[in-house]
């Protein structure tokens, strides 16, 4: 320094709270047993149970996911394995499809930002001037080149040798890259082989393609039962309309009576109960598959909060556990470690509200492996 | 409890295909004035709520946190 596990202080008395079951009652309550927060109960970021919207059915949009095989009730979660990047290493990170459909962006600075270009520079072989008897030498007018510098997050494969008038995949070798073929593997992929001088910056957490997911709402959902429901206002009334429908569209559904009537909305009135409610992809232990996530058998094991503004707390005492002082048995490399033991202090994050599977996030200690 | 929105200068608010964060008050400092207000010209104030990530670059995108707001007039 990395990785992963466990636990959330025990034990006893007193006074108190919540819920159940029992007993008794002068219906006010009392007794007696029985339970009574967390690994995050959080954030509400995801996936679902459940209820309603007739069924949740086509399309459009919008949303979300994004190597591969697996796990699961499903996930964006979890496992294992590829590949790529960081780390000396144990290890850890990846919104990891698809930039030769296309659109679009890539500020400044630079010659150029994907289309081809040249500010220093380098050359001047060729063809042009100038000198020269000639060999040649000098200019850099006309051209050539992209190695080198320089700009920049990024400059049109990298290295090296060879070539050149100087350069260049221009010729080679390795390496990248495409691009076809074979072995392995369930498959991402590896690995060989053999072409091709290479044509193909980046950004998809920019639109957008591509595959595969998604119908809305949320327990205040939803039934009921009691109370209220005075006086108002508005659409529509058999389909070319209104509501369900909360993106639209389509499709489906609901509402048969004639205006003092039906649906529905505004707006006012009531604000109390009882049901949903807590047994459940449910704990716990053996065994057995499996790398693992996870799954199967078995016991004739446990029952573990259901309040509704919302209960789990308050003193007190004995213990463990860290920490700080006195103390000093000892240890000792003479600078120091230091046991029994006394007094004294401390214990984090944070609390259910429909219910599970998970991410995050906060926070205390102790172990174990590398 | 459930949903939902919102954070940029003291203070109210702009800031789009991601490319130097601005305005108007208000603060200071100078001008005018016998002095103060008004005016008029300067100026100086920003961890774009914090932290990571994508990018060559983030007030703009993504993701986890903090604050605060709707409080029966977001809901039964």
């Nucleotide at each position: 320094g990395c990785g992963g596990g466990c636990a959330a202080u025990g034990c006893g008395g007193c006074c108190g709270c919540c819920c159940g079951g029992u007993c008794u009652u002068u219906c006010g309550g009392g007794g007696c047993c029985g339970g009574g927060a967390g690994g995050a109960a959080a954030g509400u970021c995801c996936g679902a149970a459940c209820u309603c919207c007739a069924c949740a059915g086509g399309g459009c949009a919008c949303g979300g996911u994004g190597g591969u095989g697996g796990g699961u009730a499903a996930c964006g979660c979890c496992c294992a394995c590829c590949g790529g990047c960081c780390g000396c290493a144990a290890g850890g990170c990846c919104a990891g499809g698809g930039a030769a459909a296309g659109u679009g962006c890539c500020a400044c600075a630079g010659a150029a930002a994907u289309c081809a270009a040249a500010c220093c520079g380098c050359c001047g072989a060729u063809g042009g001037g100038c000198c020269g008897u000639a060999c040649g030498g000098c200019c850099a007018c006309a051209g050539g080149c992209a190695a080198g510098g320089g700009u920049g997050a990024a400059a049109c494969g990298g290295u090296g040798c060879g070539g050149u008038a100087a350069g260049a995949g221009c010729g080679c070798a390795c390496c990248g890259c495409c691009c076809g073929c074979g072995u392995g593997g369930u498959g991402a992929c590896a690995c060989g082989c053999g072409g091709g001088g290479c044509a193909c910056g980046g950004c998809a957490a920019a639109c957008c393609c591509c595959a595969c997911c998604g119908g809305g709402a949320g327990c205040a959902a939803g039934g009921c039962c009691a109370a209220a429901u005075a006086g108002g206002g508005g659409a529509c009334u058999g389909u070319u309309g209104g509501c369900g429908u909360g993106g639209c569209c389509c499709g489906c559904g609901c509402a048969a009576g004639a205006u003092g009537a039906g649906u529905c909305c505004c707006g006012g009135g009531u604000u109390g109960g009882c049901c949903g409610c807590u047994u459940g992809a449910g704990c716990c232990g053996u065994c057995c598959g499996g790398c693992a996530a996870c799954g199967g058998a078995c016991g004739c094991g446990c029952c573990c909060a259901g309040a509704u503004a919302a209960a789990u707390g308050g003193c007190c005492g004995c213990g463990a556990c860290c920490c700080g002082c006195c103390g000093g048995a000892g240890c000792c490399u003479c600078g120091g470690c230091g046991a029994u033991g006394g007094c004294g202090g401390g214990g984090a994050c944070a609390g259910g509200a429909u219910u599970c599977g998970g991410c995050u996030u906060a926070c205390c200690g102790c172990c174990c492996g590398c | 409890g459930g949903g939902c929105c919102g954070u940029u200068a003291g203070c109210u608010c702009a800031a789009u295909u991601g490319g130097c964060a601005g305005a108007g008050c208000a603060a200071g400092g100078g001008a005018c004035u016998c002095u103060u207000a008004a005016u008029c010209c300067c100026u100086a104030g920003g961890u774009u709520g914090g932290a990571g990530g994508u990018u060559c670059g983030a007030u703009u995108c993504c993701u986890c946190c903090a604050c605060g707001g709707c409080u029966c007039a977001c809901c039964a």
Predicted 3D model of RNase P RNA and transfer RNA as a complex of 446 nucleotides. Its mean pLDDT, the model's own confidence on a scale to 100, is 79.